A computed fold for a 113-nucleotide RNA from a soil metagenome, annotated as SAM riboswitch aptamer (S box leader).
The coordinates come from a structure-prediction model, not an experiment, and the mean pLDDT is 80.
[in-house]
C1' cells in the first nucleotide's frame, strides 16, 4: 500500500472462559479458551493464460481472467455495535413507549495479505 456487508464446522482432549482495548450487547457446563484430526471458504501470495507500458536481452511492471495440488489467512453476530469529528433525522412496527437514539460519510483503532 490493499482489503474487511459475501462465504466457510465437526470430532477429540480441557474445564471456564470468549467475541483486541473500555462501554454495550452476546457467545459459554446442552461445555468457553487452548490443543489435536479431518473437513470447509476465499482467492493475498505463488502457479497459469491474455493484453498494455518499459528493456538490446534476460526480464521487470500495470490490468483483466483462470483452477484451487503449494504458502498464509479465516470459517457465531457487518471487524458484534459504539468510541473521534462532520451532516441529517425525533426513534420506533405499534402504543398511554423513550429523550436515550436512528440514519450518512469520514477518520481512529484493530485483524488479515
Nucleotide at each position: 500500500c490493499a482489503u474487511c456487508a459475501a462465504g466457510a464446522g465437526g470430532g477429540g482432549u480441557g474445564g471456564a472462559g470468549g467475541g483486541a482495548c473500555u462501554g454495550g450487547c452476546c457467545c459459554a457446563g446442552a461445555g468457553a479458551a487452548g490443543c489435536c484430526c479431518c473437513g470447509g471458504c476465499a482467492a493475498c501470495c505463488a502457479c497459469c493464460u491474455c493484453g498494455g507500458a518499459c528493456u538490446c536481452a534476460g526480464g521487470u511492471u500495470c490490468g483483466a481472467g483462470g483452477g484451487g495440488a503449494g504458502g498464509u489467512g479465516c470459517c457465531a453476530a457487518c471487524u458484534c455495535c459504539a468510541g473521534c469529528a462532520g451532516g441529517u433525522c425525533g426513534c420506533g412496527a405499534a402504543g398511554c413507549g423513550c429523550a436515550a437514539g436512528g440514519c450518512c460519510u469520514g477518520g481512529a483503532a484493530g485483524a488479515u495479505g